[in-house]
Context: one part of a larger RNA
RNA sequence: CUGGGCGUAAAGGGCGCGUAGGCGGCUUCAUUAGUCAGGCGUGAAAAUCCUGGGCUUAACCUGGGGACUGCGCUUGAUACGGUGAGGCUUGAGGAUGGAAGAGGCUCGUGGAAUUCCCAGUGUAGAGGUGAAAUUCGUAGAUAUUGGGAAGAACACCGGUGGCGAAGGCGGCGAGCUGGUCCAUUACUGACGCUGAGGCGCGACAGCGUGGGGAGCAAACAGGAUUAGAUACCCUGGUAGUCCACGCCGUAAACGAUGUGCGCUGGAUGUUGGGUGGCCUAGCCACUCAGUGUCGUAGCCAACGCGAUAAGCGCACCGCCUGGGGAGUACGGCCGCAAGGUUGAAACUC
Numbered sequence: 001c002u003g004g005g006c007g008u009a010a011a012g013g014g015c016g017c018g019u020a021g022g023c024g025g026c027u028u029c030a031u032u033a034g035u036c037a038g039g040c041g042u043g044a045a046a047a048u049c050c051u052g053g054g055c056u057u058a059a060c061c062u063g064g065g066g067a068c069u070g071c072g073c074u075u076g077a078u079a080c081g082g083u084g085a086g087g088c089u090u091g092a093g094g095a096u097g098g099a100a101g102a103g104g105c106u107c108g109u110g111g112a113a114u115u116c117c118c119a120g121u122g123u124a125g126a127g128g129u130g131a132a133a134u135u136c137g138u139a140g141a142u143a144u145u146g147g148g149a150a151g152a153a154c155a156c157c158g159g160u161g162g163c164g165a166a167g168g169c170g171g172c173g174a175g176c177u178g179g180u181c182c183a184u185u186a187c188u189g190a191c192g193c194u195g196a197g198g199c200g201c202g203a204c205a206g207c208g209u210g211g212g213g214a215g216c217a218a219a220c221a222g223g224a225u226u227a228g229a230u231a232c233c234c235u236g237g238u239a240g241u242c243c244a245c246g247c248c249g250u251a252a253a254c255g256a257u258g259u260g261c262g263c264u265g266g267a268u269g270u271u272g273g274g275u276g277g278c279c280u281a282g283c284c285a286c287u288c289a290g291u292g293u294c295g296u297a298g299c300c301a302a303c304g305c306g307a308u309a310a311g312c313g314c315a316c317c318g319c320c321u322g323g324g325g326a327g328u329a330c331g332g333c334c335g336c337a338a339g340g341u342u343g344a345a346a347c348u349c
Base pairs, nucleotide, nucleotide: 004320005319006318007303008302012317014201015200016199017198021194022193023192025088026087027086028085029084030083031082032081034080035077036076037075038074039073040072041071042070049065050064051063052062053061054060091191092188093187094185095184096183097182098181099180103177104176105175106174107173108172109171110154114150115149116148117147118146119145120144121143125136126135162169163168206247207246208245209244210243211242215241216240220236221235222234223233258316259315260314261313262312263311266294267293268292269291270290271289272288273287274286275285276284277283278282298305299304322349323348324347331342332341333340334339
């Protein structure tokens, strides 16, 4: 190097776009430094291997053969691969007509609840717990009625429902905008797949500057509990949670399952579209795209997976190689910092 693997044993990059590279549909012709065949030359000798011979044997010496899997030149083959030229439409894209959707961004707007403020009614409790206390309340609380303010989140609908590459996205309306699916197709004509580096996106928490601050709530304080209680429970409560702009770049970023394509029995539910049929507010059959459940073959150590594969194959990328030390140290790069990323060894079992 080859050989083995990656759902749960070590192992799929958090996700996308895409550079180089790798790989690439059907068909005609040409060509050939890939590929294949023949010939010639070279591939020193010794050694090794096979087979003989010589020292009494062996080691040792020696004859012959084979091998030296390679390289160069040359003649030929043209299926495959490459290259050049041409054609095709099934891959890919486009066009036309429809469809669904919490996809994204911006602006506006609504009601319930909560807290606070003002006023009315009203009186001694309220609150909280396993039980209490801290706490609030005769300076009038809790409760209740009316009015006002603020911020944040959107009950029901709501659904193994939908959308998005992932992170993620749910009140209502408008504007701007991305993607997907179905049907038709007289268009383009392989324009494709993957993707080292690179670039972008990326929950929560955290950081910077400026706003905002109702509720909740790390830290903190107090009350309980307890042997103690730096907790669980209770009363408070600041960062934060929210907005704008800029960082951070992590996660059980999970389907713990990379992306794309093809092939391989069924059954049943559901979402979006289409076609056909019928006793058409609907039902039935077929079909494409999604999303679930159960299962055949097959696979798997088992669990399980099973057309949404973990089955059968191809292409390309990422990753793994005993446990601990350690995702640590050192160095590099990135960051305001927190830290991130890349990533060892000694030693030890």
The part of an RNA shown here (small-subunit ribosomal RNA, central domain) has 349 nucleotides and comes from Muricoccus roseus.
NCBI's taxonomy places the organism under Bacteria, Alphaproteobacteria, Acetobacterales, Roseomonadaceae, Muricoccus.
The full RNA is in RNAcentral, with records from Rfam.
The prediction has a mean pLDDT of 89.
It matches the Rfam family "Bacterial small subunit ribosomal RNA". Its family is annotated with structural constituent of ribosome and ribosome in the Gene Ontology.